[in-house]
RNA sequence: GGAGUGGGUGGGGUGAUCGCUCACGACGCCUCGUGGCUUUUGGCCCCGGGGCGACGGGGGAGGAAAGUCCGGGCUUCACAGGGCGGGAUGGUCGAUAACGUCGACCGGCCGUGAGGUUAGGGAAAGUGCAACAGAGAGUAGACCGCCGAACGGUCACGCCCCUCGGGGCUGACGCGUGGUAAGGGUGAAACGGUGCGGUAAGAGCGCACCAGCGGCCGGGGUGACCCGGUCGGCUCGGUAAACCCCAUCCGAAGCUAGACCAAACAGGGUGCAUGGUCGGGCGGCGCCGUGAGGUGAUCGCUCAACCGCGAAGUGGCCCGCUUCGCUAUCGACAUCCGGGUAGGUCGCUCGAGGCGACGGGCAACCGUCGUCCCAGACAAAUGGUCACCGGCGACGUUUUUUCAAACGUCGUCACAGAACCCGGCUUAUAAACCCACUCCCGAU
Numbered sequence: 001g002g003a004g005u006g007g008g009u010g011g012g013g014u015g016a017u018c019g020c021u022c023a024c025g026a027c028g029c030c031u032c033g034u035g036g037c038u039u040u041u042g043g044c045c046c047c048g049g050g051g052c053g054a055c056g057g058g059g060g061a062g063g064a065a066a067g068u069c070c071g072g073g074c075u076u077c078a079c080a081g082g083g084c085g086g087g088a089u090g091g092u093c094g095a096u097a098a099c100g101u102c103g104a105c106c107g108g109c110c111g112u113g114a115g116g117u118u119a120g121g122g123a124a125a126g127u128g129c130a131a132c133a134g135a136g137a138g139u140a141g142a143c144c145g146c147c148g149a150a151c152g153g154u155c156a157c158g159c160c161c162c163u164c165g166g167g168g169c170u171g172a173c174g175c176g177u178g179g180u181a182a183g184g185g186u187g188a189a190a191c192g193g194u195g196c197g198g199u200a201a202g203a204g205c206g207c208a209c210c211a212g213c214g215g216c217c218g219g220g221g222u223g224a225c226c227c228g229g230u231c232g233g234c235u236c237g238g239u240a241a242a243c244c245c246c247a248u249c250c251g252a253a254g255c256u257a258g259a260c261c262a263a264a265c266a267g268g269g270u271g272c273a274u275g276g277u278c279g280g281g282c283g284g285c286g287c288c289g290u291g292a293g294g295u296g297a298u299c300g301c302u303c304a305a306c307c308g309c310g311a312a313g314u315g316g317c318c319c320g321c322u323u324c325g326c327u328a329u330c331g332a333c334a335u336c337c338g339g340g341u342a343g344g345u346c347g348c349u350c351g352a353g354g355c356g357a358c359g360g361g362c363a364a365c366c367g368u369c370g371u372c373c374c375a376g377a378c379a380a381a382u383g384g385u386c387a388c389c390g391g392c393g394a395c396g397u398u399u400u401u402u403c404a405a406a407c408g409u410c411g412u413c414a415c416a417g418a419a420c421c422c423g424g425c426u427u428a429u430a431a432a433c434c435c436a437c438u439c440c441c442g443a444u
Stems, first nucleotide, its partner, number of pairs: 001440009012389007020060003024056002027053007035045004062415001066426002069424005074254004081319004086250005091105005106120001107118004121245002126243002128239002143184002145180003150177003153173004158169004192210006211235001213232008258346004267337005275307003279303006285296004308326007353372008390413010
């Protein structure tokens, strides 16, 4: 000097002027409610709510407010579970309220490297998939080849014998049966690699070294895992963000949650559950008793319990549980048609809060102390104008060996707006600045 990697800050500044909104303080007017006093109408006082006006000082969008992808706080329903189904996560150890997030570390892959990335348990439980090419794609396979050791065959005329048909020996031939998977080919991938021996030719067939897998032992580490030694069989692939198996975890809905106040209205139709047992109380009736009272295969009403049936709730289904209804012109419930309300207040901003210092920890983060309050709208506020400054770019002028500096003109300054709140993740983002580290070139 060039090219990179990781992280942080930042999201233009100042002034003037006009305007918007919120809370607090106090003021004026109007109105409503509760209570008290007084001579009723009416008036006065305290408290509280609402509306309008105006005053004082003070606050007023983000790093992502976006996406609505995760986790919670909070609210309501249920709380009684069990099973099935469904969903999520997936190396280890930590952090956290929690998470599918974050930190550190381990393994795989990529990169010369700083670093990046990882949906990282199981393929020997099972099922499925991998086009085409190829002999063959997982305990497969012979296309081109190689092999005369084994059996047969053909040729030679070389040798021997001969009953002149032929037989035997030798040599050549991969023609048939057969052996082979080392060499070549196909393919993304072909059932370990290199070398030596061995064989008819070959092959982990055997051996040496290496890779992988498994057993045993030693060392380091909380652990995932790493390093080393020794033995063995020689080595039956890939894919699970395919189904599946394993381990761990999981109530639902949601601020249109929900609470309170005020106001208004109008209900109607349809569907639908055998009912039974026992006991108590009241009244009547039958029998016994002079009477109090007792008694009953008796009647009516009523209460409770149990069984049975029906309905609702419990994220889906089943069982269970809870609640409600059960003889009626029904109601529990379901469903259809129709009517009213959408007004006001709360929820609604003090928090797993921000900032600073110190301590612990490699870090994420935690602890202690101090300090600060930092939007709360409801058709939805935080803006408009002017001036100057700042950053970036282009052009021109001047200075200058160059780098560069100054001045002037013009242009430009991103992504983008809270709506109950918080912790993350993902996506978008102009300019500018800072820190640490890596590689290449050159000089000293």